[in-house]
């Protein structure tokens, strides 16, 4: 510090995700030791049991026990009394508050114990608990009579002082101070003593608090108004103390957009985590403050509480009970239950530190110190070290060679941290006292001994192979893996990372500049309000004086400790911890500075405004007025149509339309001028005239003197549609009706047509209200139009020209921008103010509120869901976009196909099998250059199992082949005859047998492959290097102007070159020379073969600016690539082929292999493809007769001759072939016949008789003869080939092959027609344009409907929460009142008084009851839309001119996308 993910690729925007750190954690697997820390985050839920606050006998009386010298002493103890219990410990429910933090104030206050100082401590009195007697009660406890003490209680004296009152001084003020008067204290104990400890009062200190104030720190405006003790005053009361704190009266205030009130959430802080920082998040442990103690209320005591382990009351809950009543409060330490993913021992000790009491000894202390449990965290250590190659065994992989685990192990040598055993043994403790603890630590001995796992290995992200699985099982943080070769699943081997841990999950910060102060944006990505006026606020020209709030400097105070940082110590190191220093505030305060901001006083004129002069304009409002046109009405002329469309129809018209002429009515809109021209803030504004009225501009420089800019709220204006009331209504025209179109057509087209469009008044308040660009000011090159005005020059004048100001356009530089583009009218450089944005969808929706008559508008979420959604540009592809061009592509022609019969192939069907493959062009006379058996892969049946075929090893054997016999359909089985070669032998060769490695497979996968092939296409294209341009993908080159068959060539050009293609080189045909020539013919010639020549736009003319080139001509056998062939660029189609071959993987192995017989591939209601033969006279038949080329031939071609009507037979000459044979070419030509008919056309089909091949023609061959003589009379829609020696017609040959050719491959013969042309169909090339496509239009994609799942809104209602309010009731208690009860101290002889207690009453008052209203939430039949889901249904709306351009607002309509009207936008 970044990375992955939108795309075919790119740049940008933008979200999502990851790598880091942290954690009071939890879960999974694993687990050796030690140190230091941490440990109920959930139920402020409920708690059994024990402990957590007592102490003092030196305050007091007494009881008990022990001792006793009998005087008493000692110890323990309930009670009275004192002090403490308000600390310490726990928790975070409440609290948005002076609760907290920070800084101040207190002239408005308190402070027990402690310290310092002054003074005092005299003399009396009356009770009461304990105890004792009695009584009640289950208990808890209570009542009553009697006795008694005090440092308990109460008078009196004293009064420095203090308090109060009054009067002065004094102060800003209530400080302080003086005088007078009144009131107000005390306690003793111990000690032989000295003395000590106490007590009272006063002042001061210290400590701790109370109260007040400035400033600071959460969210929501879908909470906008709140407030009656409320704000202030006066009097009374109250408090330690100011104060509406409280009360009575008076006034009507107080708070709030700088966010009151209300709602939600929350203890605050030092700090902690993160971050470069600014920040963000957090508030466990430690520390400060606050709050709470079962819930709510209340006071008492006290220095201090409204009191965690006190009291009273109410409530809930639990427990005891004799049912009458009582008891209780772990949010102390342990512990239990519950909840939860989850959080420990009912331990030891007061030894240390600290606290309370005590004179002290000492007591108490779950504070605390320790130990225990938990890898929960941090830190440290270990699980061994060195040597050791046969690179062991074994595992895994393998190209079978090896590689790797791996010096790893074994083995040898060594060490002992940890461990075990034994021994020694601390500090913590100033004298004693040690829970920890016989601990830490040290020593000795033993023995490698007791100690390694977890996660990951597709990219991000370090680390790869095998097997299994086969979109299954599974993985996944994101992108994404898995459908038979998975580095992504599972396992194994290996590797990587960390290590007593490792992963996962949750949470926070970071990365995220993704809320942007530092540090973002708003033309098109999300984002400028439709426009203006203007309030608050923010910001503000030049100059000068003063002030010093901001600002700056410096000093002081404070910012607790801990933490952090730096330095330095202590534990062996570290974690941990000690010391010193530093840092930390929007803080307070003193002094100083005055540039800037601010405040205040003065001045100025350039900002702004005014004034005067000039002039432009569809600026606005009102009234009036004009002509053209449409329609309608009346009349004339006139007759059959008109109108409308792609074509029609509906409609109108003989009742007279349309057309045409004249007259009239009415409404709406204003042609030409008219212009990226004008005006207006925007919406918007257009005939002409008049009236009223707003603003801008130019010129002058006369006046004011900063009066300015922006503008949250607010107010106003605001197209069209729409709404209300009343008019108006010509044309147009949602809805609606009809006619068409269509599969349908709720549309597009046509004929009609209502609201509406128009006017007046009122409402609505939205648009693609757009320049998708807020307003203002200043600055920053130009060029060129145009509108308004001014100046200069010139002119008689208008122009022209130069220039200034204001507006409005285009082009363009710097700069900016992701790019496109913007560019003095900025999207440049700056400042000021406002508005707005923060991924897509859900959604501009729901709910709530405000507005509206309604339609609806404004404001505006969440759940859920996706990993994208988007912008600009690039390359392609595509378009029912455009331009240019080509091709038998169309057109022009010729011959066909499609109809018939037959042949062949295919589909389908059938079958035991009809083997398999090929499927638009580019499968279908294709693989097959030839299925009777074989082929053959299929079916049935019968057989074989190292096999039909190859090879290695081991053993046995000596054959094999051939022939015969038996069984059999054959294969095969059995049997007989027969018995190899080399070598003396051993043995070997060869063959057979047995066994084992293996063979074999036309079994699967052409989507694992090689090779080969088809196709676009013989189309003219496809690329590269360097350079240049661009952020980049890419572009340029290759585009452009010409030209060509051609990216062929020329010219131009930021390109210059090059490669694969084109062309040429090759073969062949045409002319010719030379050479050779057998078997032609007689070497002249023809022919054959070989080697050459010839053609190159070379020459001439014309055209083109030039060139390339084109046109014409000459010569020539041939002329502009002369004809034909071979030759097929980068690539596309997962095109075809595993059945030609090869080959990975998978599968079968007495069978999916092999052999054999038979059958099938030849089936047949049917459909298609390719052919053949025809339908006839350009013909058929008969007779005669002429002319080829190219091939083939020895298991071959086969002549002559003879036989047969013929197929053929016989025959055997010749020929391995320019010699012989196949082999008569046919159409043609000559002659004859037929005469338009289902025929003398046509030949299918069938019968009979034959021939040939072959083991064998039944299924199932070909041919011949005789007989038979079907369909068919030129073929619908549609469709194929061909541009010249071509089509068409005619025959010949060959390959395959025993035989079988209408097919295929070749050969020659005869030999045309037509091409105006490129509009259209198809295919292709180049340029350009649009795109939401990139699997690329066979693309993408929208909405309804149906089904499933999920979240959510509404909903009759129903249930619940919290809060406020009214009324009723009202505990405890404080306060007040009260009299008829009761009472020791004081006064009084007494009566009585004073004072007090209880009772009763009253205000207040927790809680309870009740009522209505508001608010929030749960559930809810039904219902609304939304999201998602594999291939569901209907259509085709959008993206290309998307086939009606699209979109926005609005209205109506329609199954649905949507359609239409109206206005607007160009995206």
């Nucleotide at each position: 510090a970044g990375a992955g993910u939108u795309u075919g690729a790119u740049c940008c925007u933008g979200g999502c995700u990851c790598a880091g750190g942290a954690u009071a954690a939890a879960c999974g697997c694993u687990g050796g030791c030690g140190g230091c820390g941490u440990g109920c985050a959930u139920a402020a839920a409920a708690c059994a049991u024990g402990c957590a606050a007592g102490u003092c006998g030196g305050a007091c009386g007494g009881g008990c026990a022990u001792c006793u010298u009998c005087g008493g002493a000692u110890g323990c103890c309930a009670g009275u009394g004192g002090c403490g219990a308000a600390c310490g410990g726990c928790u975070g429910a409440g609290u948005a508050a002076c609760a907290c933090g920070u800084a101040a104030g207190u002239g408005a206050c308190c402070u027990a114990c402690c310290c310092u100082u002054g003074a005092g401590u005299g003399g009396g009195g009356a009770a009461u608990a304990a105890c004792u007697g009695c009584u009640c009660g289950a208990a808890a406890g209570a009542g009553u009579g009697g006795c008694u003490a005090a440092u308990a209680c109460c008078g009196c004296a004293u009064a420095a002082g203090c308090u109060c009152a009054c009067a002065g001084c004094g102060u800003c003020g209530u400080a302080g101070u003086u005088g007078u008067g009144a009131g107000u204290a005390a306690a003793g104990c111990u000690g032989c003593a000295a003395a000590g400890c106490g007590c009272u009062u006063a002042a001061g200190g210290a400590u701790g608090g109370g109260c007040u104030u400035g400033c600071g720190g959460c969210c929501g405006a879908u909470u906008a108004g709140c407030u009656a003790g409320u704000u202030g005053g006066u009097g009374g009361g109250g408090u330690a103390a100011a104060g509406g704190c409280u009360u009575a009266c008076c006034a009507a205030g107080g708070c709030g957009a700088u966010g009151a009130u209300c709602g939600g959430u929350a203890g605050c802080u030092g700090g902690u985590c993160u971050g470069a920082g600014a920040g963000g998040a957090u508030g466990a442990u430690c520390a400060g403050c606050c709050a709470g103690a079962c819930u709510g209320g209340g006071a008492c005591u006290g220095c201090g509480a409204c009191a965690c382990g006190g009291c009273c009351c109410a409530g809930a809950c639990u427990c005891c009970u004799a049912c009458g009543g009582g008891a209780g409060g772990c949010a102390g330490c342990a512990g239990u239950u519950a909840g939860g993913a989850a959080u420990u021992u009912u331990g030891c000790g007061c030894a240390a530190u600290g606290g309370c009491c005590g004179a002290a000894a000492g007591g108490c202390u779950g504070a605390c110190g320790c130990a225990g449990c938990a890898a929960c965290g941090c830190c440290g250590c270990g699980u061994g070290a060195g040597g050791g190659a046969c690179g062991a065994a074994g595992g895994u992989c393998u190209u079978c060679g090896g590689a790797u685990c791996g010096u790893a192990a074994a083995c040898c040598u060594c060490u002992u941290u940890u461990g075990u055993a034994c021994g020694g043994g601390a500090a913590g403790a100033u004298a004693a006292u040690g829970a920890c603890g016989g601990u830490a630590c040290c020593g000795u001995a033993c023995g490698a001994a007791u100690a390694a796992g977890c996660c990951c290995c597709g990219g991000c992200u370090a680390a790869c192979u095998a097997c299994g699985u086969g979109c299954c099982a599974g993985c996944a943080g994101c992108c994404g893996c898995g459908g038979u070769a998975a580095u992504a699943c599972g396992u194994a081997g290996g590797g990587g990372g960390c290590g007593a841990g490792c992963g996962u999950u949750g949470u926070c910060c970071g990365g995220a500049u993704u809320u942007a102060u530092u540090g973002g944006g708003c033309g098109u990505a999300a984002a400028g309000a439709g426009c203006g006026c203007g309030u608050a606020g923010g910001c503000g020209g030049u100059u000068u004086g003063c002030c010093a709030a901001g600002u700056c400097g410096u000093g002081c105070g404070u910012g607790a400790a801990a933490u952090a940082c730096u330095c330095u110590g202590g534990c062996u190191c570290a974690a941990c911890u000690g010391g010193a220093g530093u840092a930390g505030g929007u803080c307070g305060u003193g002094c100083g500075a005055u540039a800037c901001u601010g405040g205040u006083g003065g001045a100025c004129u350039u900002g702004a405004g005014g004034c005067c002069g000039g002039a432009a304009g569809g600026g606005g409002g009102a009234a009036g007025u004009g002509g053209a046109a449409u329609u309608c009405c009346c009349g004339g002329u006139g007759u059959a149509g008109u109108g409308g469309u792609g074509g029609a129809a509906u409609g109108c018209g003989u009742a007279g339309a349309u057309a045409u002429c004249g007259g009239g009515a009415g409404g709406a809109a204003c042609a030409c001028c008219a212009g990226u021209g004008g005006c207006g803030a925007a919406g918007g504004c257009g005939g002409c005239u008049u009236c009223c009225u707003g603003g801008a501009c130019c010129g002058g420089a006369c006046c004011u003197g900063a009066c300015g800019c922006u503008g949250a709220g607010g107010c106003g204006c605001g197209a069209a549609a729409g709404c209300g009331u009343g008019g108006g209504g010509a044309g147009c025209g949602a809805a609606c009706u009809g006619a068409a179109u269509u599969a349908g057509a709720u549309a597009c087209u046509c004929a009609g047509g209502u609201a509406g469009u128009c006017c007046a008044c009122g409402c609505u308040g939205u648009a693609a209200a757009c320049a998708a660009u807020g307003g203002g000011u200043g600055c920053u090159a130009g060029g060129u139009g145009u509108c308004g005005g001014g100046g200069g020059u010139a002119u008689c004048g208008a122009c022209c020209c130069c220039u200034c100001c204001g507006g409005u356009g285009c082009c363009g530089g710097a700069g900016c921008u992701a790019a496109c583009g913007c560019a003095u009218u900025a999207a440049g450089c700056a400042c000021c103010c406002c508005g707005c944005c923060u991924g897509g969808g859900g959604a501009g929706u729901a709910c709530g509120g405000c507005c509206g008559c309604a339609a609806g508008g404004c404001u505006a979420a969440a759940a859920c869901u996706c990993a994208a959604a988007g912008g600009a540009a690039u390359u392609g592809a595509c378009g029912g976009g455009g331009g240019c061009c080509c091709g038998c592509a169309c057109a022009a022609g010729c011959a066909g196909c499609g109809g018939a019969g037959c042949g062949u192939g295919u589909g389908g069907u059938u079958u035991a099998a009809u083997u398999c493959g090929a499927c638009g062009c580019a499968a279908c006379g294709c693989g097959c250059a030839g299925a009777a058996c074989c082929u053959u892969a299929c079916c049935c049946a019968g057989a074989c199992u190292u096999g039909a075929c190859a090879u290695g090893c081991a053993c046995c054997u000596g054959c094999a082949a051939a022939g015969g016999c038996u069984g059999g359909a054959a294969a095969c089985a059995g049997u007989c005859u027969c018995c190899u070669c080399c070598g003396c032998a051993a043995g070997g060769a060869c063959g057979g047998g047995u066994g084992u490695g293996c063979a074999g497979a036309u079994g699967c996968u052409g989507c694992a492959u090689g090779g080969c092939u088809g196709u676009c296409g013989u189309c003219a294209g496809c690329u590269c290097g360097u350079g240049u341009c661009g952020u980049g993908a890419g572009a340029u080159g290759u585009u452009g102007g010409g030209u060509u068959a051609a990216g062929u060539c020329c010219c131009g050009c930021a390109a210059c070159g090059a490669g694969c293609g084109c062309a040429a080189c090759c073969c062949u045909c045409g002319c010719u020379g030379c050479c050779a020539g057998u078997u032609g013919a007689u070497u002249a010639c023809u022919c054959u073969g070989g080697c050459g020549g010839g053609a190159c736009u070379g020459c001439c003319g014309g055209g083109a600016c030039a060139a390339a080139c084109c046109c014409g001509g000459a010569g020539g056998a041939a002329g502009g690539u002369g004809g034909g062939g071979a030759u097929g660029a980068c690539g596309u189609c997962a095109a075809g082929u595993c059945a030609g071959c090869a080959c990975g993987g998978c599968u079968c192995u007495u069978a999916c292999g092999u052999c054999u017989g038979g059958g099938g591939c030849u089936a047949c209601a049917c459909a298609c493809a390719c052919g053949c033969u025809a339908c006839a006279a350009u013909g058929g038949c008969c007779g005669g007769u002429a002319c080829a080329a190219a091939g083939g031939g020895c298991a071959g071609c086969u002549a002559a001759g003879c036989c047969g009507c013929g197929a053929g037979g016989u025959g055997g000459a010749g020929c391995a072939a320019a010699u012989c044979c196949c082999a008569u070419a046919a159409a043609g030509c000559c002659g004859g016949u037929c005469u338009c008919a289902g025929u003398u056309c046509g030949g299918a089909u069938u019968g009979c008789a034959g021939g040939c091949u072959g083991c064998a023609a039944c299924u199932c061959g070909c041919c011949u003869g005789c007989a038979u003589g079907a369909a068919g009379u030129c073929g619908g829609a549609g469709u194929u080939g061909c541009u010249a020696g071509u089509a068409a017609c005619c025959g010949c040959a060959g390959g395959u092959c025993a035989g079988c050719a209408c097919a295929c491959u070749g050969c020659g013969g005869u030999g045309a027609a037509u091409a105006c042309g490129u509009u259209c169909c198809c295919g292709g090339g180049c340029c350009u344009u649009g795109u939401a496509c990139a699997c690329a239009c066979c693309g993408c994609c929208c909405g309804u409907c149906a089904c499933g799942u999920c979240a959510u809104g509404a909903a009759a209602g129903u249930c619940g929460g919290a809060g406020a309010c009214g009324c009723c009731u009202g505990a405890a208690g404080c306060c007040g009142g009260u009299g008829g009860g009761c009472c020791a101290a004081c006064c009084g002889u007494a009566a009585g008084g004073g004072g007090g207690c209880a009772g009763c009453c009253g205000u207040c008052g927790a809680g309870g009851g009740u009522g209505g209203a508001g608010u929030c939430g749960g559930c809810g039949a039904u219902u609304g839309g939304g999201a998602c889901g594999a291939a569901g249904u209907c259509g085709u709306a959008a993206c290309a001119a998307g086939g009606u351009a699209g979109c926005c607002g609005u209205a109506c309509c329609g199954g649905a996308a949507g359609g239409u009207g109206u206005g607007g936008c160009u995206g």